[in-house]
Predicted 3D model of a 552-nucleotide part of an RNA (large-subunit ribosomal RNA, domain I) from a soil metagenome.
The prediction has a mean pLDDT of 83.
The RNAcentral record of the full RNA draws on MGnify.
Context: one part of a larger RNA
């Protein structure tokens, strides 16, 4: 030096565990904000820092409920308190809420600087400093005060009174703008795709929606949305790659309404003085045309719908009651073994010194709200229909349609309808008009050029509550089980870790010794165990020692 064995060190694998994650389901909620948000800065404790909570009324104040013996957060100890005259804790409603931040008096390098106006306090009085309130911009309405060119006036201005702004889920919805990689085995039409991205807007859903719709057989249907089917069909397509319907049918859910106009009444304005315009009320809302007006005759109802009011049941935000076991053995410890019982609408689950239906918390089941919220029943109120005859007053105009050019329709200009836009044009108006995929006729069907509308549908990468898992178990599972979007890196946008486990209970080692030593160790003591001693469960391997044997 090597090999083997043993005893240790180092190291932190493995096993076991779980406070944390992951995914799904159900219910809820689906917004917050100038009454100052989201997010922060700085403070507040008998307290040095941090987290949590809170805001100069500062780990908190008041009231109303719940609960019932302890309590002054994580976080111990000490000190000083509070508490059955009900503390602490839980729920509801209030109060307070510094400074920054849309940030809004002006400024600004966020958490700072500097003002003005009115009031207060203060002073003999004024002033400095202090306290309270107001003072940004844009915009709607009305009123008041002002007020140009320009005489009256008007425009404009000011004040008062409302609204907006900003944040959020990288989700869902609507609109505007709008690619490219790619595919076509290249590439230009085409495709990817009206996707990604950007911008604007909204809601708990949004959008759409009460036929100028579909259809068509000798017929019929009857707002919209969504699902199934039709169907990879009909079609479109360098007829390439590819794109790709609809009606009918079956379901989910159902709901229908209001204006404009004619005509009547009233107010106002303008003027060419007999008209025009405008505002309010009545009237009226459709296609088998309807309505107005005129005339008479007949009829006359509120079931239902819609609107308002109303506020019931029920639910949410604290809680309450809730059955049934003992003995013995082993053990540090009984829930384990043995023996004998009991409950069960409760043998879901968790905890307790090992494995507990009957020890504890719970669980099945039953009950509960002063306050706030959700919900919206009954009731009440208003409103909502006529038929026959005549008349020809009304029935949405720079509209429909057309030319040219685009877009969108599954449909690439095609025979290309229907729909939308730009531009140039431009009707009829009920004896009217649109559509039925060029166009024409017949026939059928509907009534544009104004508006509103629940449900069935979409979402849950943000939030609340509950449940579940042949999901993970600390190099896994979130980046983050731990004071993590932290430490750290970067000028910045941004990137981004590592790090869990004593024990049943701190009983966390009094006291003594060695020593330079708050280091380390040896005794002593605790404990079932200290090779469980805080660098703490288990404690593999690499690696390093000590001892023994064999061997060079």
């Nucleotide at each position: 030096g090597g090999c083997u064995g043993c005893u240790g060190g180092u190291g932190g694998a493995u096993g076991c565990c779980u406070u944390g994650g992951u995914a799904u389901c159900g219910a809820c909620a689906g917004g917050c904000g100038a009454u100052g948000a989201a997010g922060g800065a700085c403070g507040c404790g008998u307290u040095a820092a941090c987290c949590u909570g809170c805001g100069a009324a500062a780990a908190g104040u008041u009231c109303c409920g719940g609960u019932g013996a302890g309590u002054u957060g994580g976080a111990u100890a000490a000190a000083a308190g509070c508490u059955u005259u009900g503390a602490c804790c839980c729920g509801g409603a209030a109060g307070u809420a510094u400074c920054c931040g849309a940030a809004u008096g002006g400024g600004g390098a966020a958490a700072c600087c500097c003002a003005c106006u009115g009031g207060g306090a203060g002073u003999a009085a004024u002033a400095c400093a202090c306290c309270c309130a107001g003072u940004a911009u844009c915009u709607g309405u009305u009123a008041u005060c002002u007020g140009a060119a320009u005489a009256c006036a008007u425009a404009g201005g000011a004040u008062a009174u409302g609204g907006a702004a900003g944040c959020g889920a990288g989700a869902c919805c609507c609109g505007c703008u709008g690619a490219a990689g790619u595919g076509a085995a290249a590439c230009a039409u085409c495709u990817c795709a009206g996707u990604a991205a950007g911008c604007g807007g909204a809601g708990g859903a949004a959008a759409a929606g009460a036929a100028a719709u579909c259809a068509a057989a000798u017929a019929g249907a009857g707002a919209u949305u969504c699902c199934c089917u039709u169907a990879g069909u009909a079609g479109c397509g360098g007829c390439g790659a590819g794109c790709g319907a609809a009606a009918c049918g079956g379901g989910a859910a159902u709901a229908g309404c209001c204006u404009a106009a004619a005509c009547c009444c009233g107010g106002g304005a303008a003027u060419u003085u007999a008209u025009u315009c405008u505002c309010g009320g009545g009237g009226g809302u459709u296609g088998c045309a309807g309505g107005g007006c005129c005339a008479g005759u007949c009829a006359u109802a509120a079931a239902g719908g819609c609107u308002g009011u109303g506020g019931a049941a029920u639910c949410u935000u604290a809680g309450c009651a809730a059955a049934a076991u003992c003995u013995u053995c082993u053990g540090g410890g009984a829930a384990g073994g043995a023996g004998a019982g009991c409950g069960a609408c409760a043998c879901a689950g968790g905890g307790u010194g090992a494995u507990a239906g009957c020890c504890c918390c719970g669980u099945a089941u039953g009950c509960g709200a002063a306050a706030a919220g959700a919900a919206g029943a009954a009731g009440c109120a208003a409103u909502u229909a006529g038929a026959c005859g005549g008349u020809a007053c009304c029935u949405a105009a720079g509209u429909a349609g057309g030319g040219c050019c685009g877009g969108a329709c599954a449909c690439g200009u095609g025979a290309a309808a229907c729909c939308c836009g730009g531009u140039c044009u431009g009707a009829a108006c009920c004896a009217g008009g649109g559509g039925g995929g060029c166009c024409c006729g017949c026939c059928c069907u509907c009534c544009a050029a104004g508006g509103c509308u629940a449900a069935a549908u979409a979402c849950u990468c943000a939030g609340u509550c509950g449940a579940u898992a042949a999901c993970c178990g600390a190099u896994a599972g979130u980046g983050a089980a731990c004071c993590a979007g932290u430490a750290c890196u970067g000028c910045g946008a941004a990137g981004g870790a590592a790090a869990g486990g004593u024990g049943a209970a701190a009983a966390g080692a009094a006291c003594c010794g060695c020593u330079g030593u708050u280091a380390g160790c040896g005794g002593a003591g605790u404990g079932a165990a200290a090779u469980a001693g805080a660098a703490c469960c288990u404690g593999a391997a690499a690696c390093c020692a000590g001892c023994a044997g064999c061997u060079u």